[in-house]
Context: one part of a larger RNA
């Protein structure tokens, strides 16, 4: 000066982004213990007291031993030393136990029981392979893949126009492949104006009416499929607002809960609480820039090395620094 312990007069979070670290609390008994609550818990709540040692009695035990009652001693101190919960209030997320970025993230994220929609009738369906084969399963719709949501209560509006999926099959459009016809070239013959013309059959090349499956178009049908849930103008016997009324647009115009929120930009919104004093908190408003119902809403006991705020106890975090021990490097010797 550094690490690592130790004490500290008075104040006790004034320290800081934050009580970060450090103090504090801890054991056994006996009393005693609130809100809420899914009646299990919350709870060790919280909050008290008591605790050594000699001696003596009573009751229970086979007994180790234990409960109790009485007396008395000793110390600053009797769970004499060591291990050994800090509590409480409130609010966000996430129901919980678990899982995870080996080697900055443990977490609100994952994953769960539940919940629901879809696929699959068994040589299942998805799945891996070139292929035999396997896996699903030595299972069988109470079974087995897939997605979405995430315990529980109370719920889960409306829209099917796009886009996906299911289903339909009269209609249009449509591939290969068939395919009557039609051309165009070749030429056995034939004409004649003897070097032209016409031209069966076959081949070749080419066009081709018509036939032709799914798909798409189109019909319906489906949102716990992807996904969407309006503007403007007026209007009540102060004023202000508009139950009410026009009018345009849409497939529909966002219900119920929520709501400056993990969302709220303007904002440190106003309003109350707490504080002397609060950009955070917590109750409320609703003007929701841009909350909203399994991309779930909204609440909730319990749980949580969770995140915000407050509070008691406690402390060298601080005011405002001392000092002691070890230990390292430097200095000096």
């Nucleotide at each position: 000066u550094c690490a690592u312990g130790g004490c500290u007069a008075a104040g006790g979070a004034a320290c800081u982004a934050g009580g970060c670290a450090a103090a504090a609390u801890a054991g056994u008994c006996u009393c005693g213990u609130a809100a809420c609550u899914u009646c299990g818990g919350a709870a060790g709540a919280a909050g008290a007291g008591a605790c050594g040692c000699c001696c003596c009695g009573u009751c229970a035990g086979c007994g180790a031993u234990g409960a109790c009652g009485g007396g008395g001693c000793c110390g600053c101190a009797g769970u004499g030393a060591a291990a050994c919960g800090g509590c409480c209030c409130a609010g966000g997320c996430g129901a919980c136990u678990g899982u995870u970025u080996a080697u900055c993230a443990a977490a609100a994220a994952c994953a769960c029981a539940g919940g629901a929609c879809u696929c699959u009738g068994c040589u299942a369906a998805a799945u891996c392979g070139a292929a035999a084969g396997a896996u699903g399963c030595u299972g069988u719709a109470u079974a087995g893949g897939g997605u979405c949501u995430g315990a529980c209560a109370c719920c889960u509006g409306c829209c099917c126009g796009g886009u996906g999926c299911c289903g339909g099959a009269a209609g249009g459009u449509u591939a290969a492949g068939g395919a009557a016809g039609g051309u165009g070239c070749u030429u056995a013959g034939g004409a004649u104006u003897u070097a032209u013309c016409c031209g069966a059959a076959g081949g070749c090349a080419u066009u081709g009416a018509c036939u032709g499956a799914a798909g798409c178009c189109c019909c319906g049908g489906u949102a716990a499929a992807c996904g969407g849930c309006g503007g403007c103008c007026g209007u009540a016997a102060c004023u202000a607002u508009a139950a009410c009324g026009g009018u345009c647009c849409u497939a529909a115009g966002g219900u119920a809960g929520c709501g400056a929120a993990a969302u709220u930009c303007c904002u440190u919104g106003u309003c109350g609480g707490g504080u002397a004093a609060g950009u955070u908190c917590c109750g409320a408003c609703c003007u929701g820039c841009a909350c909203g119902a399994a991309u779930g809403g909204u609440g909730u006991a319990a749980c949580g090395a969770u995140c915000u705020g407050g509070g008691c106890a406690c402390u060298g975090u601080c005011u405002c620094a001392g000092c002691c021990a070890u230990g390292a490097g430097c200095u000096c010797g």